[in-house]
Context: one part of a larger RNA
RNA sequence: GACGAACGCUGGCGGUAUGCUUAACACAUGCAAGUCGAACGAGACAAGAUGGAAGUGCUUGCACGGAAAUCUUAGAAAGUGGCGAACGGGUGAGUAACGCGUGGGUAACCUGCCCUAUGGAAAGGAAUAGCCUCGGGAAACUGGGAGUAAUGCCUUAUAAUACAUUGAAGUCGCAUGGCUUUGAUGUUAAACGCUCCGGUGCCAUAGGAUGGACCCGCGUCCCAUUAGCUAGUUGGUGAGAUAACAGCCCACCAAGGCGACGAUGGGUAACCGGUCUGAGAGGGCGAACGGUCACGCUGGAACUGAGACACGGUCCAGACUCCUACGGGAGGCAGCAGUGAGGAAUAUUGCGCAAUGGGGGCAACCCUGACGCAGCAACGCCGCGUGAGUGAGGAAGGUUUUCGGACUAUAAAGCUCUGUCGAGCGGGAAGAAAUGCUUGGUGGCUAAUAUCCAUCAUGCUUGACGGUACCGCUAGAGGAAGCACCGGCUAACUCCGUGCCAGCAGCCGCGGUAAUACGGGGGGUGCAAGCGUUGUUC
Repeated sequence: GACGAACGCUGGCGGUAUGCUUAACACAUGCAAGUCGAACGAGACAAGAUGGAAGUGCUUGCACGGAAAUCUUAGAAAGUGGCGAACGGGUGAGUAACGCGUGGGUAACCUGCCCUAUGGAAAGGAAUAGCCUCGGGAAACUGGGAGUAAUGCCUUAUAAUACAUUGAAGUCGCAUGGCUUUGAUGUUAAACGCUCCGGUGCCAUAGGAUGGACCCGCGUCCCAUUAGCUAGUUGGUGAGAUAACAGCCCACCAAGGCGACGAUGGGUAACCGGUCUGAGAGGGCGAACGGUCACGCUGGAACUGAGACACGGUCCAGACUCCUACGGGAGGCAGCAGUGAGGAAUAUUGCGCAAUGGGGGCAACCCUGACGCAGCAACGCCGCGUGAGUGAGGAAGGUUUUCGGACUAUAAAGCUCUGUCGAGCGGGAAGAAAUGCUUGGUGGCUAAUAUCCAUCAUGCUUGACGGUACCGCUAGAGGAAGCACCGGCUAACUCCGUGCCAGCAGCCGCGGUAAUACGGGGGGUGCAAGCGUUGUUC
């Protein structure tokens, strides 16, 4: 000097960052992932129209009355289906490893949504949820039966530049082999909704983009008071598995493989961009922000899917907590707040989707504790203020004194001003807004003046922060200074008290009767909304 700091004393304002470093300890409560009716059936409640029952009155065929039913509009909860939920957010336990960094490789690979291009979308069928109904159970939940829809599922058809098998020709590569052209055989697809069409959506294929997977060279802490380690071990052949190479897995065969250039074992640790320090070389650290990895109560496993072996999914086992009618069930804050515990120590159970971004949707819009804001904390950095000028008879008081004086000290008072910040008033008032809807114009598409797309203009409309920033007005020096130190290092000195006591102290060292070193007063020095102490690090 630095810090995600803590502690002591003190504390005016603003901006901007930061805020469980310890128990990857346990968690009450709320929220943190939904959305689409332009995929689908059904449809509570409601409104309107048609309708006219029961009932009531009597003048006995007429009033009042308004049920069922049908149609239309709008449409909640739940369900089938699609997409998303693998992102975003958290944490650093594990990991000394191709985990990370860096540079290459894949002739060994995958890639939903998106973009480009080509071609296609034919004909049928069987179910099932919801709902209804009958049961079981305390609950969680669950069994049987009848009927129903789809962009859900199945069959058939069609199909190549796809895939599989097998030929041919050319060309390239260090090699396994690749690329191009071409022949034969076999296999594989679809979905419709909105709409007048167009367009969107669907299927196949090729290419791109993006994201990922795998392999290799080099680098990546300490201990040799760890010296030998290894049987799927090292290699081969074959079969399997995978998106894909490979002992990745298996059968058989061979006996290899690693190691003082540190194997194996043990300890510690997420890695990096960076950050702190230093003249640099280097050393320490890896909070915040960004990239990668790993994890999600502990251990294991797969399912779905383009993608997971999946934080707010499933199954099994375990520990713990909770409910129970004792038969059985439920749960996982290392998401945001919040609670307990631990600790020297770390914040609100706030507001909003207005902006940015993400998911769904044609859109309107919905969701979003991501995010934007506000709250708390001098925890850090930066800025501002606590007044300015004048004022000597050098006032009073205090301290000191050689009793003359000296210091406090232009300091105060007094006089003249200013109005930052704060306070009050409530006068004005941004930026953040881009959108969205409506109407009209122009251009494109088109048979088209419809629609749709693009763009321009008119009108209306969207702000959590918040009547906030900022500006203005009013009053008035009024509301705003402390902390440490003063023996030397080291800027700053005297008086009293104490008397090797009480105490101080970073080192040297002070204190035993005149202590500039202890305690207090006065004075001074240094920093200043901070100042010191402690800890850590260079």

Predicted 3D model of a 538-nucleotide part of an RNA (small-subunit ribosomal RNA, 5' domain) from an uncultured bacterium. Model confidence (mean pLDDT): 81 of 100. The RNAcentral record of the full RNA draws on ENA.